Model confidence (mean pLDDT): 82 of 100. This is a predicted structure of a 75-nucleotide RNA (transfer RNA) from a Chloroflexota bacterium. The sequence was found in a public genome assembly. Rfam family: tRNA. Rfam classes the family as a transfer RNA. Rfam's curators write: Transfer RNA (tRNA) molecules are approximately 80 nucleotides in length. Taxonomically the source falls in Chloroflexota (Bacteria, Bacillati).
RNA sequence: GGGCCGGUAGCUCAACGGUAGAGCAAGUGACUCUUAAUCACUAGGUUGUGGGUUCGAAUCCCUCCCGGCUCACCA
Numbered sequence: 001g002g003g004c005c006g007g008u009a010g011c012u013c014a015a016c017g018g019u020a021g022a023g024c025a026a027g028u029g030a031c032u033c034u035u036a037a038u039c040a041c042u043a044g045g046u047u048g049u050g051g052g053u054u055c056g057a058a059u060c061c062c063u064c065c066c067g068g069c070u071c072a073c074c075a
Stems, first nucleotide, its partner, number of pairs: 001071007010024004018055001026042005048064001050062003
């Protein structure tokens, strides 16, 4: 340098054109002698950046950034 995969909540991941969600973690409450466990509720998002297409984009197209795999080059 080329190719491929990925980037969405604090973490791990869904949603693949039509209201952005789950588990864990966090907070509050219930329960319990206390802790843990369990249960209920709450909060938490510029969907990597910037553009484009569309009535409508996390999703499709282009550019760039970051990470991983691989190939090539280089001694």